[in-house]
RNA sequence: GGCCGCAUGGCGGAACUGGCAGACGCAGCAGACUCAAAAUCUGCCGGUAGCAAUACCUUAUCGGUUCGACCCCGAUUGCGGCUA
Numbered sequence: 001g002g003c004c005g006c007a008u009g010g011c012g013g014a015a016c017u018g019g020c021a022g023a024c025g026c027a028g029c030a031g032a033c034u035c036a037a038a039a040u041c042u043g044c045c046g047g048u049a050g051c052a053a054u055a056c057c058u059u060a061u062c063g064g065u066u067c068g069a070c071c072c073c074g075a076u077u078g079c080g081g082c083u084a
Stems, first nucleotide, its partner, number of pairs: 001083007010026003019067001028044005046057004060076005
């Protein structure tokens, strides 16, 4: 250099024919239990704005296709593999 694969919340990891993004687990926060803690149980848990309702943004980055994109197409970045 050529070809192939991967990139999703703080971490792991789902979402497989395009249709509510983040299931589930870990971590974290709050509460219950306890003399106190651990364990256990319950609730919450991407970001911004807002008192709230809610709105907008978000799948490596930037574009495109589409009514609609993690998913399809192009370019770029990073990592891994094969090959000369």
Background
Transfer RNA from an uncultured Spirochaetales bacterium, 84 nucleotides, folded computationally.